[in-house]
RNA sequence: GGGCGGUUAGCUCAGUUGGGAGAGCGCCGGCUCGACAAGCCGGAGGUCACAGGUUCAAGCCCUGUACCGCCCACCA
Numbered sequence: 001g002g003g004c005g006g007u008u009a010g011c012u013c014a015g016u017u018g019g020g021a022g023a024g025c026g027c028c029g030g031c032u033c034g035a036c037a038a039g040c041c042g043g044a045g046g047u048c049a050c051a052g053g054u055u056c057a058a059g060c061c062c063u064g065u066a067c068c069g070c071c072c073a074c075c076a
Base pairs, nucleotide, nucleotide: 001072002071003070004069005068006067007066010025011024012023013022019056027043028042029041030040031039049065050064051063052062053061
């Protein structure tokens, strides 16, 4: 330098054909228990990497950029 994949909650990750932003774990509160754990109920938590474009509407499509990973090539 070229190609491919990835970036969504604190962590690990879904998100199908463009229209609801979610799950598990964690966190907070309550119930339960002599107490703790477990269990049950509820809740908080999001710049969907960044910028632009298309569209009535973008996590999803298009372009560019950044970062991470893998492969190839080149130089020394």

Predicted 3D model of a 76-nucleotide RNA (transfer RNA) from an Egibacteraceae bacterium. RNAcentral records the identical sequence in 2 taxa. It matches the Rfam family "tRNA". About the family: Transfer RNA (tRNA) molecules are approximately 80 nucleotides in length. Rfam classes the family as a transfer RNA. Its mean pLDDT, the model's own confidence on a scale to 100, is 82. Taxonomically the source falls in Egibacteraceae (Bacteria, Actinomycetota, Nitriliruptoria, Egibacterales).